Predicted 3D model of a 506-nucleotide part of an RNA (small-subunit ribosomal RNA, 5' domain) from a metagenome. The prediction has a mean pLDDT of 83. The full RNA is in RNAcentral, with records from SILVA.
Context: one part of a larger RNA
RNA sequence: AAUGAACGUUGGCGGCGUGGAUUAGGCAUGCAAGUCGCGCGAGAAAUUUCCUUCGGGAGAUGGGAAGCGGCGGAAGGGAGAGGAUAAGGUAGAAAUCUACCCUCGGGACGGGGAUAGCUGCGGGAAACUGCUGGUAAUACCCGAUAAUAUCUUUGGAUCAAAGGUGUGAUUCCGCCUGGGGAUGAGUCUACUUCCUAUUAGCUAGUUGGUAGGGUAAUGGCCUACCAAGGCAACGAUGGGUAGCGGGUGUGAGAGCAUGACCCGCCUCACUGGGACUGAGAACUGCCCAGACACCUACGGGUGGCUGCAGUCGAGAAUCUUCGGCAAUGGGCGCAAGCCUGACCGAGCGACGCCGCGUGCGGGAUGAAGGCCUUCGGGUUGUAAACCGCUGUCGUAGGGGAACAAAUGCAAGGGGGUUCUCCCUUUUGCUUGAGUGAUCCUAGGAGGAAGGGGAGGCUAAGCUCGUGCCAGCAGCCGCGGUAAGACGAGCUCCCCGAACGUUAUUC
Numbered sequence: 001a002a003u004g005a006a007c008g009u010u011g012g013c014g015g016c017g018u019g020g021a022u023u024a025g026g027c028a029u030g031c032a033a034g035u036c037g038c039g040c041g042a043g044a045a046a047u048u049u050c051c052u053u054c055g056g057g058a059g060a061u062g063g064g065a066a067g068c069g070g071c072g073g074a075a076g077g078g079a080g081a082g083g084a085u086a087a088g089g090u091a092g093a094a095a096u097c098u099a100c101c102c103u104c105g106g107g108a109c110g111g112g113g114a115u116a117g118c119u120g121c122g123g124g125a126a127a128c129u130g131c132u133g134g135u136a137a138u139a140c141c142c143g144a145u146a147a148u149a150u151c152u153u154u155g156g157a158u159c160a161a162a163g164g165u166g167u168g169a170u171u172c173c174g175c176c177u178g179g180g181g182a183u184g185a186g187u188c189u190a191c192u193u194c195c196u197a198u199u200a201g202c203u204a205g206u207u208g209g210u211a212g213g214g215u216a217a218u219g220g221c222c223u224a225c226c227a228a229g230g231c232a233a234c235g236a237u238g239g240g241u242a243g244c245g246g247g248u249g250u251g252a253g254a255g256c257a258u259g260a261c262c263c264g265c266c267u268c269a270c271u272g273g274g275a276c277u278g279a280g281a282a283c284u285g286c287c288c289a290g291a292c293a294c295c296u297a298c299g300g301g302u303g304g305c306u307g308c309a310g311u312c313g314a315g316a317a318u319c320u321u322c323g324g325c326a327a328u329g330g331g332c333g334c335a336a337g338c339c340u341g342a343c344c345g346a347g348c349g350a351c352g353c354c355g356c357g358u359g360c361g362g363g364a365u366g367a368a369g370g371c372c373u374u375c376g377g378g379u380u381g382u383a384a385a386c387c388g389c390u391g392u393c394g395u396a397g398g399g400g401a402a403c404a405a406a407u408g409c410a411a412g413g414g415g416g417u418u419c420u421c422c423c424u425u426u427u428g429c430u431u432g433a434g435u436g437a438u439c440c441u442a443g444g445a446g447g448a449a450g451g452g453g454a455g456g457c458u459a460a461g462c463u464c465g466u467g468c469c470a471g472c473a474g475c476c477g478c479g480g481u482a483a484g485a486c487g488a489g490c491u492c493c494c495c496g497a498a499c500g501u502u503a504u505u506c
Stems, first nucleotide, its partner, number of pairs: 001505003005502005012356006018349002025312003029309003034071003039068002046061006078268003087193007096185002101181007109143004118133001120131004149158003163173002194240003201231003206228008243265004247258004270290005292303004320346001322345003328342001329340004359389004369380004393447001395442005402435002408429009450495005455476003461490005471478002
């Protein structure tokens, strides 16, 4: 000098930050991923039209709950257990994939069978589930078409599609296929990255080759055969510890230490294993096993906060079961919009940094009181009282810029190939959870100072008490009857909403 600090004493306000470092211990409760009716069938309540035997029936509107389907649940958010190299950093490489997005080209013809929802009948305590009948699609399947795509022996062979809205579609939103781009990801190489030799040898898919399999892709990644290699004192192998980097702290630098918050990468998601779907893989998906917990009608089931809050435990120690989608961003949607504990805000904590205040001017018979005294006085000390003034902050009340740009709607003008579409432009309307710059009013010095130290280092000393006791102490050392070092009082010194102590780093 510094800290994600803690502890002690004290504590007025604000801004900006920051806050589970220990048990990757266990978790009650709520929320944290949905959305689309302009893909589909169907259609509750309600409204409405018609019919009616007055019971009701039929039609239209109708997105309340659910289902099929699409996209998104692989992002965002959390944590650092593991891992000393399959990671990170830097510089490169070739044998790869990439949904949505941009751009360029080509295409979308004809058919089919199911299934959920639903109806009926069941099983089960529940979770859930069986059978029957029937239905739709941008769900599924077949045929056609077929290149610049794929394979190729260069002859040829193979591979696709879906519609919707609307009065009206080559033109809007989508669909299929190919090329390029962008973005993201996988793989490989070199160098580099802690301690330990009281760890000296390690290795059999091991090292290389051939052929094949597998993968999006190279490769012992895997298999068969062949060869006998490969690593190591420039530290292999083993053991211990640890996420890595940008950075951060310190320091004149070199270095040393460190990796909170923020950003990039990696890894993990109760523990261990596995595949499925998908462009991509699994925190709040699936299956199996285990431990733990819960429900049970004892037959069987359910769960996973290392998301945001919150709770118990352990600990020196770390916050609210808050508000809002107004902004930024994300998902879905033509859009309106919906969702978003991301995020934006507020709350708590002097945890840190910074700023402000706790008054200002006058005021000597230098009051009283305290302490000291050589008893003359000195000091506290212009300090107080007293007089005048101000109104920062706070308190109470009121106004209020800005954070809001858009989107959308309505009307109008101009342009683009006819358009439901696009671009541009004008006017009006529309959106603030929260913060609040700043201004005005009221009142009145009123509401706001402590902590540590005073032997030397080290700024600042006297008196009394105690008597190697009680105690102090970072080091030297103080204390055994005149203690500037213990305890108290007065005075002084340092810092000040803080001041000290402890721990740790330089």